[in-house]
RNA sequence: CUCUUAUCAAGAGAAGGACGAAGGACCCGGCCUGAUGACUCCUCGGCAACCGGCCCGAAAGGGUGGCGGUGCCAAGUCCGGCAAGAGUGGUGGCGGCGAUAGGCCGCCGUUCCAUUCUGAGAGAUGAGAG
Repeated sequence: CUCUUAUCAAGAGAAGGACGAAGGACCCGGCCUGAUGACUCCUCGGCAACCGGCCCGAAAGGGUGGCGGUGCCAAGUCCGGCAAGAGUGGUGGCGGCGAUAGGCCGCCGUUCCAUUCUGAGAGAUGAGAG
C1' cells in the first nucleotide's frame, strides 16, 4: 500500500514541557477550535475493551484492567454534499364545497424546497491475509 472483516450516539486532561499559526482527512458549502497558544511532539494522567494473557464455561459466550500489543481523550466520523427508499411539512397539478375571492376537503405526483429516518460512498481504528 491492497484485500477481507468488525466497530464508529457512550467514555476519557482547563495537567507539565517544547513549538509558534494554523487546525477540524481530501474537494465544495456550513459550523466550530485557535496568541487566554490551538494543531503537532514529549512526559504524566485517564477512557475503552479490538487482539493476546488470565479466570468461568462442554460450547456459544461472559468476566478481568496496576497484565501485554494497539487505539482513543472538542463538537455524532462536527454537519451536509449521493444511484436510491420511507415519513412529515411546504410547494405544484386535478377534482369537489363555496356566488366570487379568501378558505376548506379529497386525490395524484414527485417537479422543487425544508426536515427526520434508513442506506450508500468516503474515512478512522482493530483483527486477519497478501
Molecule: SAM riboswitch aptamer (S box leader)
Organism: Bacillota bacterium